[in-house]
RNA sequence: AACUUAUCUAGAGUGGCGGAGGGAACUGACCCGAAGAAGCCCGGCAACCUAUUUGCUUGCCAAGCAAAUAAAGGUGCUACAUUCAGCAGGAUGCUAGUCAUUCUGAAAGAUAAGAA
Numbered sequence: 001a002a003c004u005u006a007u008c009u010a011g012a013g014u015g016g017c018g019g020a021g022g023g024a025a026c027u028g029a030c031c032c033g034a035a036g037a038a039g040c041c042c043g044g045c046a047a048c049c050u051a052u053u054u055g056c057u058u059g060c061c062a063a064g065c066a067a068a069u070a071a072a073g074g075u076g077c078u079a080c081a082u083u084c085a086g087c088a089g090g091a092u093g094c095u096a097g098u099c100a101u102u103c104u105g106a107a108a109g110a111u112a113a114g115a116a
Base pairs, nucleotide, nucleotide: 003114004113005112006111007110008109013042015041016040017039021032022031023030026086027085028084029083043078044077045076048074049073050070051069052068053067054066055065056064057063082108087105088104089103090102091101092100093099094097
């Protein structure tokens, strides 16, 4: 790098350094930024791995699933829904359109764990 599974509309700064970009790629749009971007540190948020308890699966062990609590460690995250959309399908509307709104699924991406 690729693969599998799960999650992605919540939450988190009046801080320090830094000094011009940023919001994944491409396209279109929109937004943030010298009242200070990216990045680093500190702080914070969360609960994937972790620990404990309860319940269920099954009579027992073990294993698995669900819920609650905790946050030392491994990550992760800390503007706007993954900023919105792009592909396919459904529903509704009327100005009947290469239209609008909305829902579902996929694709792509991000994070965690796993196996190799």